This is a predicted complex of two RNAs, RNase P RNA and transfer RNA, with 504 nucleotides together. Rfam match: Bacterial RNase P class A. The literature on the family includes a 1998 paper in Annu Rev Biochem by Frank and Pace, "Ribonuclease P: unity and diversity in a tRNA processing ribozyme". The prediction has a mean pLDDT of 76.

RNA sequence: CGGCGUGGCAACGCGAUCGCCGGCGGCGCAAGCCGUCCGGAGGAAAGUCCGAGCACGACAGGACACGACGGUGGGUAACGCCCACCCGCCCCGCGGAUCGAGGGGCGAGAGACAGUGCCACAGAGAACAGACCGCCGAUGGCCCGGUGCAAACCGGGAUCAGGUAAGGGUGAAACGGCGGGGUAAGAGCCCACCGCCGCGUUGGCAACACCGCGGGCACGGCAAACCUCGUCGCGUGCAAGGUCACGCAGCAACCGCGACGGCCGGGAAACCGGCCGCCGACCGCUCGUCCGGCGGGAAUGGUUGCGGGUGGACCGCUCCAGCCGAGGGGUGACUCUCGGCGCAGAGAAAUGAUCGUGCGGCCCGGUCCGUCCGCCAUGUGCGGAUACCACCGGGCCCGACAGAACUCGGCUUACCGCCCACGCCCGAUC
RNA sequence: GUGCCCGUAGCUCAAUUGGAUAGAGCGUCGCCCUCCGAAGGCGAAGGUUGCAGGUUCGAGUCUUGCCGGGCAUA
Repeated sequence: CGGCGUGGCAACGCGAUCGCCGGCGGCGCAAGCCGUCCGGAGGAAAGUCCGAGCACGACAGGACACGACGGUGGGUAACGCCCACCCGCCCCGCGGAUCGAGGGGCGAGAGACAGUGCCACAGAGAACAGACCGCCGAUGGCCCGGUGCAAACCGGGAUCAGGUAAGGGUGAAACGGCGGGGUAAGAGCCCACCGCCGCGUUGGCAACACCGCGGGCACGGCAAACCUCGUCGCGUGCAAGGUCACGCAGCAACCGCGACGGCCGGGAAACCGGCCGCCGACCGCUCGUCCGGCGGGAAUGGUUGCGGGUGGACCGCUCCAGCCGAGGGGUGACUCUCGGCGCAGAGAAAUGAUCGUGCGGCCCGGUCCGUCCGCCAUGUGCGGAUACCACCGGGCCCGACAGAACUCGGCUUACCGCCCACGCCCGAUC
Repeated sequence: GUGCCCGUAGCUCAAUUGGAUAGAGCGUCGCCCUCCGAAGGCGAAGGUUGCAGGUUCGAGUCUUGCCGGGCAUA
């Protein structure tokens, strides 16, 4: 210098003119007008995917259902986010291979001896499996040959029973791998190493790692299949919610007008009427169900459907888990202290346009330096070609993605171009 | 603003508990038939299952994030 990767800054500047929104001030009875006044989009304001604040709903309660999450430790108001680490898998460099170290990426990364289920096709066999081709046929038969009077023995065949799981073959996956011993052939049958399981030591907060001892191996995969375990979650959302105005017309259907006690009045009595207390069918209190709780509760009542009216103003509303800077702590996410600052607020909704100039990018032409080629008279020569950088001139319909709507913290997605920081580009053997 | 649903050939729809090469009708194209056309018969083409990841041996199906479309709600 370059390549790759990660993270970050920034999101064109200035001036003039014409406008827009909100404040403030002035004038005006008001409508409104005026101003050398102040402020006026983002890193994503987006998608609305998570987490909260805030508001309302008995005090926000219990159970079920439902949903989300899932290595360990930490950060945080909280999180499904972030940081660090562990484990597994993959990638990078290199002419090729192996090993080590390094860098980067991905992981819904708890449980498959709680239970249920699935594993197509192929294949002999797919889960406490299986024997197609093979191998063997030690053992017991069979057949053939030999010896023998016979019983029997010896040799052979692979013929039956049977043994086997090394090898072949199927598959994503075949009930540990590989080597040696062993055997009729084989097999953890035995042994070493590796893997696995169990226990222990050491290190670590932990996930886990290393080492040692023991076990001959049992325990396939799938939970982004049901499920189990653990943790978390009450619901609705600023159209929450509060205050004040404006305005209107009711109709229909159904349900109901109860029990007990006390007092008063009427009455000859039965009983009737009124008031109060308590209970209570019923109704309401946020989308599911139940319980519990709260409120109304016999009337001018309740529910449902149809119809009618308003659709205005103010608050909530922007000062906050706020932003910036310095210092301290921490590997880091982040946090503590101090100082400074105030930074849009609204209703379908303002933040723009033109011109000039500068900045950056791209393209074209030229110059300088350097490099390369050719020529000869070999020189501070001549001619030609040139990527990048620098400088000069010119051109460009080049300067993105996109726009607040209660507010924050994240994630994801979109995005022209520039700049900055950090890491790696290593080592050994063949 | 809030809540919910959908995406398979040009159109309308299928695809079993996740299983092989995603099917059907209409349409399109070619041939036959006819004097010509329609109808009819035969045949063919046409698919990144909206896109990109993940789980799995295997994804149209399960799942995550985007993209597009639709519905409801004062």